This is a predicted structure of a 524-nucleotide part of an RNA (small-subunit ribosomal RNA, 5' domain) from Andreprevotia lacus DSM 23236. The coordinates come from a structure-prediction model, not an experiment, and the mean pLDDT is 84. It was read from a public genome assembly.

Context: one part of a larger RNA
RNA sequence: GAUUGAACGCUGGCGGAAUGCUUUACACAUGCAAGUCGAACGGACUUGUGGGGCUUGCUCCACAAGUUAGUGGCGAACGGGUGAGUAAUACAUCGGAACGUACCCAGUAAUGGGGGAUAACUCUCCGAAAGGAGUGCUAAUACCGCAUACGCCCUGAGGGGGAAAGUGGGGGAUCGCAAGACCUCACGUUAUUGGAGCGGCCGAUGCCUGAUUAGCUAGUUGGUAGGGUAAAAGCCUACCAAGGCGACGAUCAGUAGCGGGUCUGAGAGGACGACCCGCCACACUGGGACUGAGACACGGCCCAGACUCCUACGGGAGGCAGCAGUGGGGAAUCUUGGACAAUGGACGAAAGUCUGAUCCAGCAAUUCCGCGUGGGUGAAGAAGGCCUUCGGGUUGUAAAGCCCUUUUGUCCGGGAGGAAAUCCUAGUCUCUAAUAAAGGCUGGGGAUGACAGUACCGGAAGAAUCAGCACCGGCUAACUACGUGCCAGCAGCCGCGGUAAUACGUAGGGUGCAAGCGUUAAUC
Numbered sequence: 001g002a003u004u005g006a007a008c009g010c011u012g013g014c015g016g017a018a019u020g021c022u023u024u025a026c027a028c029a030u031g032c033a034a035g036u037c038g039a040a041c042g043g044a045c046u047u048g049u050g051g052g053g054c055u056u057g058c059u060c061c062a063c064a065a066g067u068u069a070g071u072g073g074c075g076a077a078c079g080g081g082u083g084a085g086u087a088a089u090a091c092a093u094c095g096g097a098a099c100g101u102a103c104c105c106a107g108u109a110a111u112g113g114g115g116g117a118u119a120a121c122u123c124u125c126c127g128a129a130a131g132g133a134g135u136g137c138u139a140a141u142a143c144c145g146c147a148u149a150c151g152c153c154c155u156g157a158g159g160g161g162g163a164a165a166g167u168g169g170g171g172g173a174u175c176g177c178a179a180g181a182c183c184u185c186a187c188g189u190u191a192u193u194g195g196a197g198c199g200g201c202c203g204a205u206g207c208c209u210g211a212u213u214a215g216c217u218a219g220u221u222g223g224u225a226g227g228g229u230a231a232a233a234g235c236c237u238a239c240c241a242a243g244g245c246g247a248c249g250a251u252c253a254g255u256a257g258c259g260g261g262u263c264u265g266a267g268a269g270g271a272c273g274a275c276c277c278g279c280c281a282c283a284c285u286g287g288g289a290c291u292g293a294g295a296c297a298c299g300g301c302c303c304a305g306a307c308u309c310c311u312a313c314g315g316g317a318g319g320c321a322g323c324a325g326u327g328g329g330g331a332a333u334c335u336u337g338g339a340c341a342a343u344g345g346a347c348g349a350a351a352g353u354c355u356g357a358u359c360c361a362g363c364a365a366u367u368c369c370g371c372g373u374g375g376g377u378g379a380a381g382a383a384g385g386c387c388u389u390c391g392g393g394u395u396g397u398a399a400a401g402c403c404c405u406u407u408u409g410u411c412c413g414g415g416a417g418g419a420a421a422u423c424c425u426a427g428u429c430u431c432u433a434a435u436a437a438a439g440g441c442u443g444g445g446g447a448u449g450a451c452a453g454u455a456c457c458g459g460a461a462g463a464a465u466c467a468g469c470a471c472c473g474g475c476u477a478a479c480u481a482c483g484u485g486c487c488a489g490c491a492g493c494c495g496c497g498g499u500a501a502u503a504c505g506u507a508g509g510g511u512g513c514a515a516g517c518g519u520u521a522a523u524c
Base pairs, nucleotide, nucleotide: 001524002523003522004521006520007519008518009517010516013371014370015369016368017367018366019364020363021329026327027326028325030324031323032322035074036073037072040071041070043068044067045066046065047064048063049062050061051060052059053058081282082281083280091206092205093204094203095202096201099199100198101197104195105194106193107192108191109190110189111188112146114144115143121136123134124133125132126131152161153160154159166187167186168185169184170183171182174181175180208254209253210252215245216244217243220242221241222240223239224238225237226236227235257279258278259277260276261272262271263270264269284305285304286303287302288301307318308317309316310315335361337360338359339358343357344355345354346353347352374404375403376402377401384395385394386393387392410460411459412458413457414456418451423445424444425443426442427441428440429439430438468513469512470511471510472509473494474493475492479508480507481506482505483504489496490495
């Protein structure tokens, strides 16, 4: 000099863009952060319409619309947080072969016929609660057989094995009292092939400090056989052999998430890894598996432990390193805000619902950038202050005065863009028996804004509403007076102060930066 996720002191007008627990991976009150689908299913309830019984406000039936606890499906493995652990099972780069993949895209072939349960519900019971037990009834895209098998799997090559589920819309003939059968479309379901994206695994190279750590290793190193996995492999087991690593630093100890990058520097290099992006690891501490395409799972389960809470003492409940917020620690780090309008995600055919992701707003000069606190004129060089050799000098064109302007601020008025998709509709094309329906393309129409009446624009009055901080001995730009008297104090280094202090304190003046200025800490 540059820089910072900074802090402290004094001061503080506005706007834009960023950033904001670096310390206790300390403990957490409260609210919210993952749901959704009735177009998978049987019920229950509400409302309306029609009909019956009719005691005129109850009950029964049918239809329609809606709500939904439960069964079922998909999601909950994403998104969000943190950096404890980890020196290599991480990360970065370059390669590799023995793998998986729900949803998505493309292809091939199917979607036939049956069965038994169970929750909800009813009734009974236990428990303080959390919750649980029994009886009876019922549905499905829940579950299980049978049939079939282009691909698929196993094989001793003869053969053997294995699947599915329906739902919704529309409809001219034919059948049917009707529901519907039947046809068709869309979405699904099953098997399989390929793809995309994603993920698991292996190798090489790179990757901090210590030798005041020199030897380390028994599933250890390799083989055979078996097991195991989606998959290679001592990954695991039995047997056999005695190997494997190491001064090119093994092992041990300390420290540490890694990279893209950031800061500095002419560069080489050095230091760092906040925010943003990629990867990894973790979710009170330790261990374990279940479900599932995917987890050994932050807001799932089980066991153990510590802690907290409830209890009828028998037993239960919990996990903010999600967003806010609280206590504590600390020099130190924000609101218990708004909205799903946009972007993205989950579910759904859709309407839509959910979304502390996200978008916004709030707080903080924490940082960077921009603007303002007025401009011109004005010598009687006013008054006052300070200094003085008492002549004057200086503050100083500074002020006043005169003439202007109105950024910012205040008030008034106007007012974008972020919003066009989904949706409705016309035409056309595809599918089709079909000018139904559905889907694709093109055109038209309407609705939707948290921020917020925001940005921006126009107008009104009026210099009105806005300057501090540090320094002035040398380094280093900037000097005098008074007070003090080795005292009080200053100080980055040299040093200053013991009666004429440009070095302490105050004042006047000056210098430098400026909504900041200094100090401290840290890096180059």